């Protein structure tokens, strides 16, 4: 260069175009002599701009970052 994939809470992983969840993580509380362990409760996200649509994490189009395939020069 070129083609495929992949981009979401702190991490990881989910959502048919129609409320943005879940494990751990982290903070609060009961509990306990004091941790732990169990239980409860809480905050925190859609990679960047356009389009399409009553409605976009979802679909299309550009761009960026990662991953992997092929090829090129050197």
């Nucleotide at each position: 260069a070129u083609c495929g994939g992949u981009g979401u809470c702190g991490u990881u992983c989910a959502a048919c175009g129609g409320c943005a969840g879940g494990a751990c993580a982290g903070c609060g509380g009961u509990c306990u002599c004091c941790a732990a362990a169990a239980c409860c409760g809480c905050a925190u996200a859609u990679c960047g701009a356009g389009g399409u649509u009553c409605a976009a994490a979802u679909c299309c189009u550009c761009g960026c970052a990662c991953c992997g395939g092929u090829g090129c020069c050197a």
Molecule: transfer RNA
Organism: Verrucomicrobiota bacterium